This is a predicted structure of a 404-nucleotide RNA (Bacterial RNase P class A) from a Myxococcota bacterium.

[in-house]
RNA sequence: CGAAGCGAGCCAGGUGGUCGCUGGCGUUGCUGGUCGAUGCUGGAGGAAAGUCCGAGCUCCACAGGGCAGGGUGCCGGGUAACGCCCGGUGGGGGUGACCCCGAGGACAGUGCCACAGAAAGCAUACCGCCCCGGCUCGCCGGGGUAAGGGUGAAAAGGUGCGGUAAGAGCGCACCGGGGUCGCGGUAACGCGACUUGCAUGGCAAACCCCACCUGGAGCAAGGCUGAACAGGGAGCAGUGACGCGGACCCUUGUGGUGCGCCGAACGCGGGCUGCCCGUCCGAGACUCCCGGGUGAGCCGCUCGAGGCGAGUCGGUAACGACUCGUCCAGAUGAAUGACCGCCGCCUUCGGGGCCGGAAACGGCUUCGAGCGGAACAGAACUCGGCUUACGGCUCCUUCGACCC
Numbered sequence: 001c002g003a004a005g006c007g008a009g010c011c012a013g014g015u016g017g018u019c020g021c022u023g024g025c026g027u028u029g030c031u032g033g034u035c036g037a038u039g040c041u042g043g044a045g046g047a048a049a050g051u052c053c054g055a056g057c058u059c060c061a062c063a064g065g066g067c068a069g070g071g072u073g074c075c076g077g078g079u080a081a082c083g084c085c086c087g088g089u090g091g092g093g094g095u096g097a098c099c100c101c102g103a104g105g106a107c108a109g110u111g112c113c114a115c116a117g118a119a120a121g122c123a124u125a126c127c128g129c130c131c132c133g134g135c136u137c138g139c140c141g142g143g144g145u146a147a148g149g150g151u152g153a154a155a156a157g158g159u160g161c162g163g164u165a166a167g168a169g170c171g172c173a174c175c176g177g178g179g180u181c182g183c184g185g186u187a188a189c190g191c192g193a194c195u196u197g198c199a200u201g202g203c204a205a206a207c208c209c210c211a212c213c214u215g216g217a218g219c220a221a222g223g224c225u226g227a228a229c230a231g232g233g234a235g236c237a238g239u240g241a242c243g244c245g246g247a248c249c250c251u252u253g254u255g256g257u258g259c260g261c262c263g264a265a266c267g268c269g270g271g272c273u274g275c276c277c278g279u280c281c282g283a284g285a286c287u288c289c290c291g292g293g294u295g296a297g298c299c300g301c302u303c304g305a306g307g308c309g310a311g312u313c314g315g316u317a318a319c320g321a322c323u324c325g326u327c328c329a330g331a332u333g334a335a336u337g338a339c340c341g342c343c344g345c346c347u348u349c350g351g352g353g354c355c356g357g358a359a360a361c362g363g364c365u366u367c368g369a370g371c372g373g374a375a376c377a378g379a380a381c382u383c384g385g386c387u388u389a390c391g392g393c394u395c396c397u398u399c400g401a402c403c404c
Base pairs, nucleotide, nucleotide: 001400002399003398004397005396007395008394009393010392011391013343014342015341016340017339018338019337021043022042023041024040025039026038027037028036029035030033045376049387050386052385053384054383055382056381057218058217059216060215064277065276066275067274069214070213071212072211073210074088075087076086077085078084089103090101091100092099093098104209105208109207110206111203112202113201126149127148128145129144130143131142132141133140134139157175158174159173160172161171162170176198177196178195179194180193181192182191183190184189222299223298224297225296231290232289233288234287235286238266239265243261244260245259247257248256249255250253268282269281270280271279272278306328307326308325309324310323311322312321313320314319345373346372347370348369349368350367351366352365353364354363355362356361
């Protein structure tokens, strides 16, 4: 000097004037309202976006159990929780700084591996190599072989030596696989020793199995006030123990037959936002169909598992505990803005000065010109994450070239 690292952090202009919005707290006016004036004070993001996760909160009058369905998937830690974050293990990419991971199980079962190839789960001999026999010397038949070649993403572990008719873990050495044991580590796992010739493919982001988690719907949740209207129809069967009262009859008894009240249990209708159990309600706080009215105001709605600034302690870190300061938007067709000036930032071209260095080269400052630039993008109940979009600055690290 160039290239690179989703490495780490910060900012998302400042200021003055004129006018204009809106929340809160005051003062005030009168026509008392969804009104006006005025003072003070607050007023979009680091992603407000995507709506992908997790929760707080609200309702389902109670909110239990199970199945289905769904989610996660190495180990340890953090957190209110998570599919998130931190650290580690194993694996993958890159020369490297670093980055990524679809990370339980293929010996519970089922399924798939196209085409090519001889053969793709218990396989196979296309070309070839070796031996024997025949022969028209081109070949044919039989036996052995899986080392060499071919096909493919993948073909009975890899390299080498010996051995063989030719070969082959056939034998041996090393690597790899299986088994046993030891050491280190909380663990995932790592390292080592001994032993054994040792066929046992891949895909589960295929169905599935295993472990853990999971009620549903959602602020358009839900609640209050006011106003207005117009209701109509259908569904909800029942059986009925125990007990009490009284009537009648007779064979006068612990008898029989009716009636009334009560009402367990079974069943029926409905709720528990898929089903079952269970539970609760029952002519209603139920369900269904047709129709009408209200589309107004207030609450929820901003004090929080808080945020920001400054510190102390613990921890590798994520994070946790503590101290001090500071209330930091709540709109509702949707506020937080418009215009003008100056400064600042970035950038192109031209000129000057100072400084650093051994050099290559660089830093700072000043003047002039530019009808050069300033990105992504607007809260709508709140918070913790992830993902995506994007302008500028600083630091650290890696690789390469040049210079001394």
Rfam family: Bacterial RNase P class A. It is annotated as a ribozyme.